[in-house]
RNA sequence: UUCUUAUCUAGAGAGAUGGAGGGACUGGCCCAAUGAAAUCUCGGCAACAGGCUGUAACUAGCACUGUGCCAACUCCAGCAAGCAACUGCUUGGCAGAUAAGGG
Numbered sequence: 001u002u003c004u005u006a007u008c009u010a011g012a013g014a015g016a017u018g019g020a021g022g023g024a025c026u027g028g029c030c031c032a033a034u035g036a037a038a039u040c041u042c043g044g045c046a047a048c049a050g051g052c053u054g055u056a057a058c059u060a061g062c063a064c065u066g067u068g069c070c071a072a073c074u075c076c077a078g079c080a081a082g083c084a085a086c087u088g089c090u091u092g093g094c095a096g097a098u099a100a101g102g103g
Stems, first nucleotide, its partner, number of pairs: 001103008013042005021031003025078004043070003048066003051062003074095001079092005
């Protein structure tokens, strides 16, 4: 980097440096000098993979390791179908994020 599979309405802080942006993209709508992004320190959430306990096995539990994550439903929509009280609702996609495996 690409393919496949699974999950995505829950959960999770504070300090330091830094200085104007950020929420993937587009349109909205939000966050931000009562400091954005990024980096560092300690902390936490979670349980995807490995590990440990348990079991015939699964379910279950722990949280050591490898990730990951710690505003808002993946913030909402973005394509299609259906319904409709007419621009709303539901469902499935597209796209995105994370993990594991393969190329």

Record summary
The RNA shown here (SAM riboswitch aptamer (S box leader)) has 103 nucleotides and comes from Amphibacillus marinus. The source organism's lineage runs through Bacteria, Bacillati, Bacillota, Caryophanales and Amphibacillus. Model confidence (mean pLDDT): 86 of 100.